[in-house]
Molecule: transfer RNA
Organism: Dehalococcoidales bacterium
RNA sequence: GGGGCUGUAGCUCAGUUGGGAGAGCGGUGGAUUGGUAUCCUACAGGUCGGGAGUUCAAAUCUCCCCAGCUCCA
Repeated sequence: GGGGCUGUAGCUCAGUUGGGAGAGCGGUGGAUUGGUAUCCUACAGGUCGGGAGUUCAAAUCUCCCCAGCUCCA
């Protein structure tokens, strides 16, 4: 220098047919218990890496940039 993959909640990740942003763990409250844990229940928590474009509508498609991993040189 060139190619590929990845970037979504505090953590690990799903969502790739373009239309509702989600799961588990973790956090907080409640219920239960003599008390704690487990279990149950509710809630909070998001610039979908950044910007631009296409579209009625973008996490999703296109382009540029950034970061990490990897292959070639």